[in-house]
Molecule: transfer RNA
Organism: Candidatus Fermentithermobacillaceae bacterium DTU015
RNA sequence: GCGAGAGUAGUUCAGUGGUAGAACAUCGGCUUCCCAAGCCGAGGGUCGCGGGUUCGAAUCCCGUCUCUCGCU
Numbered sequence: 001g002c003g004a005g006a007g008u009a010g011u012u013c014a015g016u017g018g019u020a021g022a023a024c025a026u027c028g029g030c031u032u033c034c035c036a037a038g039c040c041g042a043g044g045g046u047c048g049c050g051g052g053u054u055c056g057a058a059u060c061c062c063g064u065c066u067c068u069c070g071c072u
Stems, first nucleotide, its partner, number of pairs: 001071007010024004018055001026042005048064005
């Protein structure tokens, strides 16, 4: 330099055009003499960034940044 993949909650990931989710973690409550475990609930997101397409974009297109792998 060329090609491919990844980037979404604190973490690991799902979500292939129509209200952004799960698990774990965090906080609160119930339970217990206490802790842990269990159960219930809550908070937490400009979907890497900038544009474009569309009535509507995490999703499609272009550019760009970071990481991983391959080729030269």